[in-house]
RNA sequence: CCUCCCGUAACUCAGUGGCAGAGGGCCGGUCUUAUAAGCCGGCAGUCGCGGGUUCGAUUCCUGCCGGGAGGA
Numbered sequence: 001c002c003u004c005c006c007g008u009a010a011c012u013c014a015g016u017g018g019c020a021g022a023g024g025g026c027c028g029g030u031c032u033u034a035u036a037a038g039c040c041g042g043c044a045g046u047c048g049c050g051g052g053u054u055c056g057a058u059u060c061c062u063g064c065c066g067g068g069a070g071g072a
Stems, first nucleotide, its partner, number of pairs: 001071007011023003018055001025043006048064005
């Protein structure tokens, strides 16, 4: 320098045009002599940043930023 992949909750990842989710974390309750585990409830996101397409974008197109793989 060229090609490709990834970026979504503190963390690991789903979601491929129509209200952002799971595991898990934290807080509270229940249970226990007590702790843990289990069970119940609650909290937590400018979907990396900007622009474009569309009635509507996490999703499609594009530029940039960050990470990774391959090639020269």
Molecule: transfer RNA
Organism: Gemmataceae bacterium